A computed fold for a 163-nucleotide RNA from uncultured Lachnospira sp., annotated as Lysine riboswitch aptamer. Taxonomically the source falls in Lachnospira (Bacteria, Bacillati, Bacillota, Lachnospiraceae). The coordinates come from a structure-prediction model, not an experiment, and the mean pLDDT is 75.

RNA sequence: AGGUAGAGGUUGCACGAUUCAAGAGUAGUUAUCCGGAUGCCCCGGAAGGCAUGUGAAGGAUGAUAAAAGGGGAAAGUGCCGAAGGGGAGUGUUUCCGGAGCAGUCUUGCUGGGCGUAGGAUUAAUAGUUUUACGACUGUCAUCAGAUAGAUGGAGAGCUACUU
Numbered sequence: 001a002g003g004u005a006g007a008g009g010u011u012g013c014a015c016g017a018u019u020c021a022a023g024a025g026u027a028g029u030u031a032u033c034c035g036g037a038u039g040c041c042c043c044g045g046a047a048g049g050c051a052u053g054u055g056a057a058g059g060a061u062g063a064u065a066a067a068a069g070g071g072g073a074a075a076g077u078g079c080c081g082a083a084g085g086g087g088a089g090u091g092u093u094u095c096c097g098g099a100g101c102a103g104u105c106u107u108g109c110u111g112g113g114c115g116u117a118g119g120a121u122u123a124a125u126a127g128u129u130u131u132a133c134g135a136c137u138g139u140c141a142u143c144a145g146a147u148a149g150a151u152g153g154a155g156a157g158c159u160a161c162u163u
Stems, first nucleotide, its partner, number of pairs: 001163006009080001012079004018073003028064007038051004042098005083110002085107004090102004111137002114134008139153005
């Protein structure tokens, strides 16, 4: 240096049938009335299309009434750079730019989960992420009075076997 196997655990990590809350008594649909010219095709521009004085947008009242994105729990499945985050292309939504969605590539940013505070995202006080701080935990190095303890490091790490 290579190969194989393995460990970390306040809920280790990811996926996840199913289920629950929220979204929401909201959007939509429908009835009546007001209104009186715009509205829709993700946003801006271009082009095009569609609906509309047989009444657009908007509003009021009544009836009916969702879903997606984002979450909680979880049988089970795959695992221990598990994985998460950042960045850059590609494809797609008519075209250009943005944004959304789905792949791909890349990256020593992060050992791990937890708590508190601030920021970002979000409909959200959920969740996620980021920064700072705190204690905890695995591991290695050094010190050491040696299963305690102190200080420091990082997964490109650590342990075992093997070439």